[in-house]
Context: one part of a larger RNA
């Protein structure tokens, strides 16, 4: 000098973009952070409508008819997003390869299917136990895209090459003709479904190299290196088990100790290097502390399950209930780090046919000079060089054109008035175009209407008034730019380093005055 996730200590006007628990991966009140689908079911809790029934009415009653919908069953998602950095020195990151695999949802062929059957069960009712949480009765009923069979097999799978095995579900919107009392059969459009190909995307998985100290750690290793069988996985392999063999690693540092997520970068410096891995993004691993698995395309799953532990809660003492390293907040700990905010308008994400719901991701504000960038605190004139305060050789010199005086100008702040981008879509209407038997419906295109903003008392713009509201800090012996008085007297202090101060201290205090940088300006901490 340059730099920070900084901190203190004086001072502090505005704005913009960033950033903000580096310490206890300590414990945690209370809210919120993941649901949605009624176009898969049976329903109707509780709102709102229509209908009845009784009334003059008010209003009660009943009825899922309607719009919607508690609780249930059922899918899809909850495996993303969001945090943290404990652990891990290789099961981990980077790089470059590489084969023995899976891949929900998406795409694509103008690919093959989507028949017919059954038994149930939750909700509900009935009993019953329990303080509760929550159960229970082979208890009584129903319903499906839930569940199980048959049949059918273009792919697939298995095969002893004869030949065997395995699927599906339906729901919605429209309709001209034919059939049917009617429901619909039927055709057709959309969304599903079933099985198979190839693709995308994600993911397991193997190899090679790269990756911190420490030899005051020199040997380590029995599923341990290999083999052979067989189990196990989606998948290869000691990943497991048996039996054989004696191998396997290591001064090119094994092993064990210490630290430590790891990178794309960040500082830095002319570079080579050195430090570092806060925010942004990619990979890991964690989710009270161990441990296990179930469900699933995908977890051994942060707001899921079981098991033990610790902790903290409730409790009628028998029993139960929690997991902020989401996002805000509390306690402690610390030198130190924010609101128990606002919106789903934007982007995304998750369901949904869709309108929509949900989303503390996000997108905003809110705090805090944390840090970076801009702006302001005026401008010009003005010598009687005023007053005043400091020196003083008493003559004058310095503060000083600085001030006041005059002329002016209003950026930010304040007030009033205007005022945009961030909004495109969806929705609705017509035009023709797909697609059909069809001018229904669906659907995409294209005009066109109607609407969606939290931020928002925002940005920009004008008006009007007024210099009005807005400078401070650290230094002045040398390094190092800035001098002089008083006080003190080896005291009281200072101080990076060299060093001052014991009666004239440019070196301590205070004061004039000078230097420096400036809404910051030293300090102290740490890195090059």
């Nucleotide at each position: 000098g340059a730099u920070u996730g900084a901190a203190c200590g004086c001072u502090g006007g505005c704005g913009g973009c960033g950033u903000g628990c580096c310490u206890a991966a300590c414990a945690c009140a209370u809210g919120c952070a993941a649901g949605u689908c009624g176009a898969g079911c049976g329903g109707u809790a509780a709102c709102a409508g229509g209908c009845g029934u009784a009334g003059c009415a008010a209003u009660a009653c009943g009825u899922g008819c309607u719009g919607a919908c508690g609780a249930g069953c059922g899918g899809c998602g909850a495996a993303c997003g969001g945090g943290u950095g404990a652990g891990u020195a290789a099961u981990g990151c980077u790089u470059c390869g590489g084969a023995a695999u899976c891949u929900g949802c998406c795409c694509a062929a103008u690919g093959a299917g989507u028949g017919g059957g059954g038994a149930a069960u939750a909700a509900c009712c009935a009993g019953u136990c329990g303080a509760a949480a929550g159960g229970u009765u082979a208890g009584g009923c129903u319903a499906a895209u839930a569940c199980c069979g048959c049949a059918u097999a273009c792919g697939a799978c298995c095969u002893a090459c004869g030949g065997g095995u395995g699927a599906a579900a339906g729901c919605a919107g429209g309709g001209g003709a034919u059939c049917g009392c009617a429901a619909g059969a039927c055709c057709u459009u959309g969304c599903g479904c079933u099985g198979a190909u190839g693709g995308a995307u994600g993911a397991g998985c193997c190899g090679a190299a790269g990756u911190c100290g420490g030899a005051u750690u020199a040997g380590c290793u029995a599923g341990u290196u290999g083999g052979u069988a067989g189990g196990g996985u989606a998948a290869c392999g000691g990943c497991c088990u048996a039996c054989c063999a004696a191998g396997g690693c290591g001064a090119c540092g094994a092993u064990c100790c210490g630290u430590a997520g790891c990178u794309g970068g960040u500082c830095u410096g002319a570079g080579a290097g050195g430090a570092c891995g806060a925010c942004c993004a990619g990979c890991c691993a964690c989710a009270c502390u161990g441990g296990g698995a179930c469900u699933g395309a995908g977890a051994c799953a942060c707001g899921g399950c079981c098991c033990a532990g610790a902790c903290u809660c409730c409790u009628a003492c028998g029993g139960g209930a929690g997991g902020c390293a989401g996002c805000a907040g509390u306690g402690g700990g610390g030198a130190a780090u924010a609101u128990u905010g606002g919106a789903c308008a934007a982007u995304g994400g998750g369901g949904g046919c869709a309108a929509c719901c949900c989303u503390g991701a996000u997108c905003c504000a809110g705090c805090g000079a944390c840090g970076c960038c801009g702006c302001g605190u005026g401008u010009g004139u003005g010598a009687a060089g005023a007053a005043g305060g400091c020196c003083u050789g008493c003559g004058g010199g310095u503060u000083g054109u600085a001030a006041a005086g005059c002329a002016c100008u209003u950026u930010u702040a304040g007030u009033g008035g205007g005022g945009a981008u961030g909004a495109a879509a969806a929705g609705c209407a017509c035009a023709g175009g797909g697609c059909u038997a069809a001018u229904a419906c669906c659907u995409g295109u294209g005009u066109g209407u109607c609407u969606u903003g939290a931020c928002c008392u925002a940005a920009c713009c004008c008006a009007a008034a007024g210099a009005a509201a807005a400078a401070g800090c650290a230094c002045c012996g040398g390094c190092u730019a800035a001098c002089u008085c008083u006080g003190u007297g080896c005291c009281a202090g200072c101080a990076g380093c060299c060093g001052c101060g014991g009666u004239a201290a440019u070196a301590c205090a205070g004061a004039g005055g000078g230097u420096g940088c400036g809404a910051g300006c030293g300090u102290u901490a740490a890195u090059c």